Predicted 3D model of a 75-nucleotide RNA (transfer RNA) from a Pseudomonadota bacterium. The coordinates come from a structure-prediction model, not an experiment, and the mean pLDDT is 83. It matches the Rfam family "tRNA". Rfam classes the family as a transfer RNA. Gene Ontology term of the family: triplet codon-amino acid adaptor activity. The same sequence occurs in records of 2 taxa.
RNA sequence: GGGGGACUAGCUCAGCGGGAGAGCGCUGCCUUCGCAUGGCAGAAGUCAGGGGUUCAAAUCCCCUGUCCUCCACCA
Numbered sequence: 001g002g003g004g005g006a007c008u009a010g011c012u013c014a015g016c017g018g019g020a021g022a023g024c025g026c027u028g029c030c031u032u033c034g035c036a037u038g039g040c041a042g043a044a045g046u047c048a049g050g051g052g053u054u055c056a057a058a059u060c061c062c063c064u065g066u067c068c069u070c071c072a073c074c075a
Stems, first nucleotide, its partner, number of pairs: 001071007010024004018055001026042005048064005
């Protein structure tokens, strides 16, 4: 330098045009003499950034960034 892939809640990930979600974690309440377990409720997101297409974009297209991987080059 070239090809491919990943980026969504604190963490691990799903969702691939129309409601932003799950598990774990966190907070509160219930249960207990207390703890654990269990139950209920809740908070937490510029969907990596910018632009474009579309009535509508996390999702499609382009550019950029970070990371992973393969190839090539130099030493």